[in-house]
RNA sequence: GGGUCCUUAGCUCAGUGGUAGAGCAGUCGCCUCUUAAGCGAUUGGUCGCGAGUCCGAAUCUCGCAGGACCCA
Numbered sequence: 001g002g003g004u005c006c007u008u009a010g011c012u013c014a015g016u017g018g019u020a021g022a023g024c025a026g027u028c029g030c031c032u033c034u035u036a037a038g039c040g041a042u043u044g045g046u047c048g049c050g051a052g053u054c055c056g057a058a059u060c061u062c063g064c065a066g067g068a069c070c071c072a
Stems, first nucleotide, its partner, number of pairs: 001071007010024004018055001026042005048064005
C1' cells in the first nucleotide's frame, strides 16, 4: 500500500428498511435470623463520528476514526 470483518446499555451480544432488545451487572421490594440463592418490579443507549439515499436508516451507500485478520 491492497483486501475482508467488527464498532448497539456498565459488560457479553441480538436486531439486515417501519416506535432499539435479551442475559449479566445496578436500584427498589418480597422471601430469609443474616448473607447468598430464588422471585417480582425498575433504571440505563443522540446504535463510533460525519454526510448521502429514502415517506422512513442501527440496518443501504460514501468518507473518517479505532480494533482484528489476510496479502504484498
Record summary:
A computed fold for a 72-nucleotide RNA from Candidatus Shapirobacteria bacterium UBA1420, annotated as transfer RNA. The prediction has a mean pLDDT of 81. NCBI's taxonomy places the organism under Bacteria, Bacteria candidate phyla, Candidatus Shapironibacteriota. Rfam family: tRNA. By type it is a transfer RNA. Gene Ontology term of the family: triplet codon-amino acid adaptor activity. Rfam describes the family as follows. Transfer RNA (tRNA) molecules are approximately 80 nucleotides in length.